RNA sequence: GCGCGGUUAGUGUAGUGGUCUAACACGUCCACACAGCAUGUGGAAAAUCCUAGGUUCGAAUCCUAGACUGCGCA
Numbered sequence: 001g002c003g004c005g006g007u008u009a010g011u012g013u014a015g016u017g018g019u020c021u022a023a024c025a026c027g028u029c030c031a032c033a034c035a036g037c038a039u040g041u042g043g044a045a046a047a048u049c050c051u052a053g054g055u056u057c058g059a060a061u062c063c064u065a066g067a068c069u070g071c072g073c074a
Stems, first nucleotide, its partner, number of pairs: 001073007010026004018057001028044006050066005
């Protein structure tokens, strides 16, 4: 330099154009159970979906450019 993939709560992931909320697991916080811890049950908070444009009535999702990152080729 070229090609391909990834970027979504603190962490790991799902979600491939719309309906009503971006969901799940772990973690965090609160309450309850227990003498207490572990554990269990119930609840809560937490992601302007990497950035900027574009397409569309409508974009996390499609297109373009960029950033970061992984793999491969030269």

This is a predicted structure of a 74-nucleotide RNA (transfer RNA) from Neurospora crassa OR74A.
The RNAcentral record of the sequence draws on GtRNAdb.
Rfam family: tRNA. Rfam links the family to the GO term triplet codon-amino acid adaptor activity.
The source organism's lineage runs through Eukaryota, Opisthokonta, Dikarya, Sordariaceae and Neurospora crassa.
The same sequence occurs in records of 2 taxa.
A source record names the gene tRNA-Ala-AGC-3-1.